[in-house]
RNA sequence: AACGAUAAUGGCAAACUUCUUCGAAAGAGAAGGACGCAAAGCCACGGGCCUACGUAUAUCACUAUAUAAGGUAGCCGGGUUGCCGAAA
Repeated sequence: AACGAUAAUGGCAAACUUCUUCGAAAGAGAAGGACGCAAAGCCACGGGCCUACGUAUAUCACUAUAUAAGGUAGCCGGGUUGCCGAAA
């Protein structure tokens, strides 16, 4: 460097529940909880997915479609930092 044990020390925390927390929403935060995780640390750079108050177009209207923007790092890729050390 690469790799990843039925190793060691520690770490994180899905679903779900609660909140007089933030948000229009998706979602986030906090407390509990553990399905999992060797980067499930960090970064929205590429692709995907979700939302879309607002904006545009269509419509008498309801509404539909697109989208600025937002979100997801526990969807994949990429970048970056990092603990431990059996076997091959």